[in-house]
Predicted 3D model of a 102-nucleotide RNA (Guanidine-I riboswitch aptamer) from a Burkholderiales bacterium.
Order: sequence, then C1' cells, then structure tokens
RNA sequence: GCAUUUUCAGGCUAGGGUUCCGGCUUUGCUGCAAGCGUCUGGUCCAAGAGCCCGAGGCUUCGCCAUAACGAAGCUCCACGGAGGGAUAAAAGCCCGGGAGAU
Repeated sequence: GCAUUUUCAGGCUAGGGUUCCGGCUUUGCUGCAAGCGUCUGGUCCAAGAGCCCGAGGCUUCGCCAUAACGAAGCUCCACGGAGGGAUAAAAGCCCGGGAGAU
C1' cells in the first nucleotide's frame, strides 16, 4: 500500500417521550370538554460499542471419488461530540463503527 471476513432477523432490557388507555386537576353533581409526562404505570419507540436465541458465514474432522450430510470450534475489538431528521413526541432510534480522539 492492496484484498477478504467480522453479517442478518426475532424476543427483551437500559433508556424514551405522550398518539391511545389509565391516573390527577378544573367545571355544584353527572356527562362533555380542557389541562398536566416535574403522572408510578399499560399500549407504543428502543441500542454498532447491552442481554438471550435462531439463521447465515468461516475453519477442522467424520463419511466420501467429489458433492451432499453430520459433528466440533470460531464469528474479534470498539472512547466518541455538537448539530440535524423521523414519528403524536422523544431517546444509547436514524444521519453514525459519522466528525473527532487513541
């Protein structure tokens, strides 16, 4: 300096806000309506650097003329703004393994 692989889906959580439900407040009561997420919550969103699991990929071995099939192993590492975007709204979501740092 060049090339190749380090992948994808699902479930869940850290976390997130407030469309819906619930809760609370106001109106004599009821109903309707309005407001409050500095309302614990349910629905909902949700991790590259979180968890679980499945698939895929790679290597070796078995079988074998090969292939197919089966088994085992591996699938590493990972500090990170500001700003912008989507959704009802926000976020460890997306821009983004970005800018930058080492």

The organism belongs to Burkholderiales, within Bacteria.
Its mean pLDDT, the model's own confidence on a scale to 100, is 80.
It was read from a public genome assembly, where an Rfam model found it.
Its Rfam family is "Guanidine-I riboswitch aptamer". Rfam's curators write: This family represents a conserved RNA structure found upstream of the ykkC and yxkD genes in Bacillus subtilis and related genes in other bacteria. The function of this family is unclear although it has been suggested that it may function to switch on efflux pumps and detoxification systems in response to harmful environmental molecules.